[in-house]
A computed fold for a 91-nucleotide RNA from a Gemmatimonadaceae bacterium, annotated as c-di-GMP-I riboswitch aptamer.
The model forms 100% of the base pairs in the Rfam consensus.
Lineage of the source: Bacteria > Pseudomonadati > Gemmatimonadota > Gemmatimonadales > Gemmatimonadaceae.
RNA sequence: GCGCGACAAGGGCAAACCCGGCGAAAGCCGGUGACGCAAAGCUACGGGGCUACCGCACCGAUCCCGGUGCCACGCCCGCCGAGCCGCCGAC
Numbered sequence: 001g002c003g004c005g006a007c008a009a010g011g012g013c014a015a016a017c018c019c020g021g022c023g024a025a026a027g028c029c030g031g032u033g034a035c036g037c038a039a040a041g042c043u044a045c046g047g048g049g050c051u052a053c054c055g056c057a058c059c060g061a062u063c064c065c066g067g068u069g070c071c072a073c074g075c076c077c078g079c080c081g082a083g084c085c086g087c088c089g090a091c
Stems, first nucleotide, its partner, number of pairs: 004089002012037002018031005035078001041084003045081003048076003055070006
C1' cells in the first nucleotide's frame, strides 16, 4: 500500500412516527427521535423504483372546470451496479 472487517479503540451517520418550512406531488431542509448502517460519505453515469405541475389524447361539462390514460425536464444513492474520496487496525 492492497485485501479483509474483530464482543477491538475513538468515534460517525441517522429510519419510522411527530413538529415547523419548501414543493402540484414524489420528495427535500431543519428540530426531535433511533430502525438500523463498515461507507447509511459524495456523484443520478447504467439498471430499477416513485411522482405527473406543464404537455398530449379521450370523456363529462355552457365558458370555467373536473376525471381517466400516457409522458420526466422532477425525485429516490438507506434498491442494485459503477466512479471518486475515506477512520481504525485484530485474524